The RNA shown here (Bacterial large signal recognition particle RNA) has 267 nucleotides and comes from a Chloroflexota bacterium. The organism belongs to Chloroflexota, within Bacteria. Model confidence (mean pLDDT): 77 of 100. Rfam family: Bacterial large signal recognition particle RNA. Rfam links the family to the GO terms signal recognition particle, plasma membrane targeting and SRP-dependent cotranslational protein targeting to membrane, signal sequence recognition.
């Protein structure tokens, strides 16, 4: 090299998931690939990691490696949409407060705007007057058992006698007090006045006179800015779910290429 019998390997892999882990039922992909039993409130094992049981075929088209290609899975990330949960720091929105502007619209104005001079009011200070309280006088009314007046029966003193002389009560009347009154007087006071004089001040308001001759002013929108709010929507954050992307990560079906891999007899 043939040919004949055998053997290790083979008769599907592959992503998630599950699990210390490996496999495998169940789900996806690949594609077509022996048959029976087990298995998700799991099955079966232990780095030789599915058990058991039959059966094919068989040293290469087929088993084994490394490469390429890549279907798909996953994970990361980006953009976009729809729900969620939380938020008041930014921007915008919402209503509100101011404050600037004058574009619309209304308002005042030639029967005169804003300005300018000017005279008054409003504000101070004296003061005259009126008020209004307050006190004192002046009025009244009471007001002393003696030490206050007057007049002094009785009674007392003096005196021979005429006639004198001090004095209680009662009666007059008065001081101080205590009271009334509120008509006058004076004096003090006032958040006093539709009063009056005089002087100030202030330059905001109000009010008039004159010049002079077109704006004034800022109710409502419009617009800008400050400020505080609210959390509806936009926004921020944080999670989920769908679509789309990524030169990303990672495994990796099919396929392709390259290498490997026996034993025994006999020609």
């Nucleotide at each position: 090299u043939c040919g004949u019998g055998c053997u290790a390997g083979g008769c599907g892999g592959g992503g998630a998931g599950c699990u210390a882990g490996c496999g495998g039922u169940g789900c996806c992909c690949u594609g077509u690939a022996c048959c029976c039993g087990c298995a998700a409130u799991c099955c079966g094992c232990u780095a030789u990691a599915g058990c058991g049981g039959g059966g094919c075929g068989g040293a290469a088209c087929c088993c084994c490696c490394a490469c390429c290609c890549g279907a798909g899975g996953u994970c990361c990330u980006g953009c976009g949409c729809u729900g969620u949960u939380c938020g008041g720091u930014c921007c915008g929105u919402c209503g509100c407060c101011g404050a600037c502007c004058a574009g619309g619209c209304g308002g005042c104005g030639c029967u005169g705007a804003u300005g300018g001079c000017u005279c008054g009011g409003u504000c101070c200070u004296g003061u005259g007057u009126g008020c209004c309280a307050g006190a004192a006088g002046a009025c009244u009314g009471u007001g002393a058992a003696c030490c206050c007046c007057g007049c002094c029966a009785g009674g007392u003193c003096c005196g021979g006698a005429a006639g004198g002389a001090a004095g209680c009560a009662a009666c007059g009347g008065u001081a101080a007090g205590c009271g009334g009154a509120c008509c006058c007087u004076u004096c003090u006071g006032g958040g006093u006045g539709c009063c009056g004089c005089a002087g100030g001040g202030a330059c905001g308001c109000c009010g008039g006179g004159c010049c002079g001759g077109a704006g004034c002013a800022g109710g409502c929108u419009a617009g800008u800015c400050c400020g505080a709010g609210a959390g509806g929507c936009g926004c921020g954050a944080g999670g989920a779910g769908c679509g789309u992307g990524g030169u990303g990560a990672u495994c990796g079906a099919c396929g392709g290429c390259g290498g490997g891999u026996g034993c025994a007899c006999g020609g």